[in-house]
The prediction has a mean pLDDT of 80. Transfer RNA from Trichonephila clavipes, 73 nucleotides, folded computationally. RNAcentral holds the sequence, with entries from ENA and Rfam.
RNA sequence: GUCCCUGUUGUGCAAUGGAUAGUGCGUUGGACUUCUAAUCCAAAGAUUGGGGGUUUGAAUCCCUCCUGGGAUG
Numbered sequence: 001g002u003c004c005c006u007g008u009u010g011u012g013c014a015a016u017g018g019a020u021a022g023u024g025c026g027u028u029g030g031a032c033u034u035c036u037a038a039u040c041c042a043a044a045g046a047u048u049g050g051g052g053g054u055u056u057g058a059a060u061c062c063c064u065c066c067u068g069g070g071a072u073g
Stems, first nucleotide, its partner, number of pairs: 001072005007066001010025004018056001027043005049065005
């Protein structure tokens, strides 16, 4: 240089163009318990890496840039 993959809540991941963007762990509150742990219930937390475009509608499709990783010479 060329090509490929990746980026979503604090964290690991999911979501084949259409629902309130979902789940595990974590955090907070409550129940239970003599206390803790475990278990159960609930809550908070995401403008989906930045910008632009397509579409009635975009995390999803297209373009460009950026982050991280890989292949090749």